[in-house]
RNA sequence: UGCCGAAUCCAGCCCAGGAGCGGGGGAACCAGUAUUUUGGGGCGAACGUCAUGCUCAUGUGUUUAGCGUGAGUGAUGAAGCGGGUGGUCUUCUCUACCCGAGCCCGGCAGCUAACCUCGUAGGCGUAGUAGAGAGA
Repeated sequence: UGCCGAAUCCAGCCCAGGAGCGGGGGAACCAGUAUUUUGGGGCGAACGUCAUGCUCAUGUGUUUAGCGUGAGUGAUGAAGCGGGUGGUCUUCUCUACCCGAGCCCGGCAGCUAACCUCGUAGGCGUAGUAGAGAGA
């Protein structure tokens, strides 16, 4: 000086905080007919699908081969879908480059007014080849 993200500002440092921005629980009505180990649920863009490889289980079999089925797998690839950035700001379109992780609750939660409650972290880039159009 910028980016992801709710994660900023003020006050105070004797204690206790306030505002803003986010998350969860929680009636009626509505929805649902499920759940009870195939557990269930939350934050988050972070979802599943197809194919190949590997491992395990299982069936068949020439019981040393091979073939079929199921599960797992930062092993690989493809497409779909979701998210981010491109420097005055915002929106849309195009386009280029990236991401699709991780964590939590603990047997339990649909929506949900009043009400209750929690968070306000962490990480990363840069002295510039930081694209185009429209609007402000």
The RNA shown here (c-di-AMP riboswitch aptamer (ydaO/yuaA leader)) has 136 nucleotides and comes from uncultured Selenomonas sp. The model forms 92% of the base pairs in the Rfam consensus. The source organism's lineage runs through Bacteria, Bacillati, Negativicutes, Selenomonadales and Selenomonas. It matches the Rfam family "c-di-AMP riboswitch aptamer (ydaO/yuaA leader)". Rfam's curators write: This family represents a conserved RNA structure found upstream of the ydaO and yuaA genes in Bacillus subtilis and related genes in other bacteria. The ydaO/yuaA element is thought to act as a genetic 'off' switch for the ydaO and yuaA genes in its native state. It is believed that the element may be triggered during osmotic shock leading to activation of ydaO, a predicted amino acid transporter gene, and members of the yuaA-yubG operon which code for KtrA and KtrB K+ transporters.